[in-house]
Molecule: Bacterial RNase P class A
Organism: Syntrophomonas sp.
RNA sequence: CAAGUAAAUCAGAUAGUCGCAGGUAUUAAAACCUGAGGAAAGUCGGAGCUCCGCAGGGCAGGGUGCUGGAUAACGUCCAGUGGGGGCAACCCUAAGGCUAGUGCCACAGAAACAAACCGCCUGGCAGCAAUGCCCGGUAAGGGUGGAAAGGUGAGGUAAGAGCUCACCAGCGAUUAGGUAACUACUCGGCUCGGUAAACCCCACCCGGAGCAAGACCAAAUAGAGGAACUAUGAAGUUGCCCGCUUCGUUCCCGGGUUAGGUCGCUAGAGAUAUCUGGUAACAGGCAUCCAAGAUAGAUGGCUAUCCAAUACAGAACUCCGCUUACAGAUUUACUUGCUAU
Numbered sequence: 001c002a003a004g005u006a007a008a009u010c011a012g013a014u015a016g017u018c019g020c021a022g023g024u025a026u027u028a029a030a031a032c033c034u035g036a037g038g039a040a041a042g043u044c045g046g047a048g049c050u051c052c053g054c055a056g057g058g059c060a061g062g063g064u065g066c067u068g069g070a071u072a073a074c075g076u077c078c079a080g081u082g083g084g085g086g087c088a089a090c091c092c093u094a095a096g097g098c099u100a101g102u103g104c105c106a107c108a109g110a111a112a113c114a115a116a117c118c119g120c121c122u123g124g125c126a127g128c129a130a131u132g133c134c135c136g137g138u139a140a141g142g143g144u145g146g147a148a149a150g151g152u153g154a155g156g157u158a159a160g161a162g163c164u165c166a167c168c169a170g171c172g173a174u175u176a177g178g179u180a181a182c183u184a185c186u187c188g189g190c191u192c193g194g195u196a197a198a199c200c201c202c203a204c205c206c207g208g209a210g211c212a213a214g215a216c217c218a219a220a221u222a223g224a225g226g227a228a229c230u231a232u233g234a235a236g237u238u239g240c241c242c243g244c245u246u247c248g249u250u251c252c253c254g255g256g257u258u259a260g261g262u263c264g265c266u267a268g269a270g271a272u273a274u275c276u277g278g279u280a281a282c283a284g285g286c287a288u289c290c291a292a293g294a295u296a297g298a299u300g301g302c303u304a305u306c307c308a309a310u311a312c313a314g315a316a317c318u319c320c321g322c323u324u325a326c327a328g329a330u331u332u333a334c335u336u337g338c339u340a341u
């Protein structure tokens, strides 16, 4: 200098002028303070919170799936192990079990829960010979295929085969290291298809509904309405059963309110800075701060300067993640290549 990898910050600023919402504040004016995001998006996960006269147990159903930690919790995050990609920094991982069982593996091929199409060999028969036929042996060679009774090489054999040996892979065992997943040395019968993002088995986890939840105030109204069951019953809690609770319950038809108001509604699993512990995720301590709460829905217009300033894009109970979209500027660490010293 170039090409990469992993992360972080900003995502406009300053001044003036007019305007909008909330608050100081209980009436008005003036004044002062605050006022959309890193994803506010998706609604994919998890919770806080509210309600359900049980929310307890079981089945069904659903979720996760290497090991150890973190967290309020999670399918998230951190660290490590196995596997894969990359020269590397690094990145990805749907990563328990196929000897519990049941399925599937099209076509091709002799055969896909195992076998002999071509071939090779011993023996026999025919033939001048080439060659043909029959019994038996074979799975090394060829063919088909994604995959065909571990791979390569040598010996051995009638011809062959882990039949034997060497090296390797797989499987299993002892020992050592590690909390563990797992790794390493040594030894061994030689070897027991693939597929579970197939059904399934195993381990662990899971009440339901949701801020249009729910609470209160005000206002209004029409019920001589109908049906079912009625304690051996009915109702309640996603479905079923048991248990529990309540005592009349449930359903249908009709009417009033329903664009009335207040709360929920923003002080938190909060933010900033720092210290301690930890490899880290994170936990704890001290100090300081309070940075939208609309409800037909607020943050905009103009001028001037700086300037890289625009891309994706606007809160509606809140928070922690994940996923997706994204113009531009700056910074840090590391890897590889070239050049110079």
Stems, first nucleotide, its partner, number of pairs: 001337010012306007020035005037312001041323002044321005049210004056242004061206005066080005081095001082093004096201002101199002103195003117142002119138003123134004150168006169191001171188003175184003214263004223253001225252005233247004270289003274285004